Context: one part of a larger RNA
RNA sequence: CUGGGCUUAAAGGGUGCGUAGGCGGCUUAUCAAGUAGGGUGUGAAAGUCCUUGGCUCAACCAGGGAAUUGCGCUUGAAACUGAUAAACUCGAGUAAGAUAGGGGUGUGUGGAACUUCCAGUGGAGCGGUGAAAUGUGUUGAGAUUGGAAGGAACACCAGUAGCGAAGGCGACACACUGGGUCUCUACUGACGCUCAGGCACGAAAGCCAGGGUAGCGAACGGGAUUAGAUACCCCGGUAGUCCUGGCUGUAAACGAUGAGUACUAGUUUGAGGUGGCUUCGGUCUUCUCAGACGCAGCGAAAGCAUUAAGUACUCCGCCUGGGGAGUAUGGUCGCAAGGCUGAAACUC
Numbered sequence: 001c002u003g004g005g006c007u008u009a010a011a012g013g014g015u016g017c018g019u020a021g022g023c024g025g026c027u028u029a030u031c032a033a034g035u036a037g038g039g040u041g042u043g044a045a046a047g048u049c050c051u052u053g054g055c056u057c058a059a060c061c062a063g064g065g066a067a068u069u070g071c072g073c074u075u076g077a078a079a080c081u082g083a084u085a086a087a088c089u090c091g092a093g094u095a096a097g098a099u100a101g102g103g104g105u106g107u108g109u110g111g112a113a114c115u116u117c118c119a120g121u122g123g124a125g126c127g128g129u130g131a132a133a134u135g136u137g138u139u140g141a142g143a144u145u146g147g148a149a150g151g152a153a154c155a156c157c158a159g160u161a162g163c164g165a166a167g168g169c170g171a172c173a174c175a176c177u178g179g180g181u182c183u184c185u186a187c188u189g190a191c192g193c194u195c196a197g198g199c200a201c202g203a204a205a206g207c208c209a210g211g212g213u214a215g216c217g218a219a220c221g222g223g224a225u226u227a228g229a230u231a232c233c234c235c236g237g238u239a240g241u242c243c244u245g246g247c248u249g250u251a252a253a254c255g256a257u258g259a260g261u262a263c264u265a266g267u268u269u270g271a272g273g274u275g276g277c278u279u280c281g282g283u284c285u286u287c288u289c290a291g292a293c294g295c296a297g298c299g300a301a302a303g304c305a306u307u308a309a310g311u312a313c314u315c316c317g318c319c320u321g322g323g324g325a326g327u328a329u330g331g332u333c334g335c336a337a338g339g340c341u342g343a344a345a346c347u348c
Base pairs, nucleotide, nucleotide: 003320004319005318006317007302008301012316014201015200016199017198021194022193023192025088027086028085029084030083031082033081034080035077037075038074039073040072041071042070048066049065050064051063052062053061054060091191092188093187094186095185096183097182098181099180103177104176105175106174107173108172109171110154114150115149116148117147118146119145120144121143125136126135162169163168206247207246208245209244210243211242215241216240220236221235222234223233258315259314260313261312262311263310266293267292268291269290270289271288272287273286275284276283277282297304298303321348322347323346330341331340332339333338
């Protein structure tokens, strides 16, 4: 390289948008680039293969043929691919009417809890643990009542329930705003799928500048435990956690399962619609989404099974024994931390 693969053995990019490229519905006409047929030129000789002959045979040598799977010219074909022109509506989209939702952004409001402060009552402990101690308290703690301030998070509802491309999203109200689903017409007329580069988004932690800081809490201090205890447990506690603006760009970023399309038994549950029947209890139909089970089939098995890991096609990404190593080096991005790209020697 060919091939074989990618849920768990190595392997799906964290996610989307999208350029080049690749691939692409139905009908008609034309062209003839691809395609396939004929003719012809060329494809040196030697070698190879077949065959005939010459050295006594063979090696060796000579004659003839084939092959040389290629390239060019020419001629006719028009199914398929392609190109051009015209047309279509099933793919895709637009409009209209409904509709569900923790989808996003901003502003404001709320109650519970917590901590601190002030005041009242009260008077000896509180707190903590396996047991303790550090800690805290007669300068009046803890408990309890009233008041004030502050920051963060939104109990119950809450549900293998919903929404979002993923990350993710949960008090309430308002404003702005993205996407989805259903219905029946109307319209555009292949406008599609995928996507190397590229661009955008991207949990937590971390970084820069400015705020904020109730609780929690890396680091750190102390008390215990222990042979030791740089831990687990306890008392404190700084960064951080929160907000604004900027950076970082990684996760077991997981369904460890890329996207799209078509086809292939069923049963059942939930969410959102639609149409018919209705005794208004329901029941049947159909579309979308989310689950459970299960046949064929697949699979090494576990299992998957119309949300495929089945049957096929298109496009992208990735793998090729373990360690060395996601290291070294170079490049590039970053303020840094570090990210992306990414070997070899050696060894088993």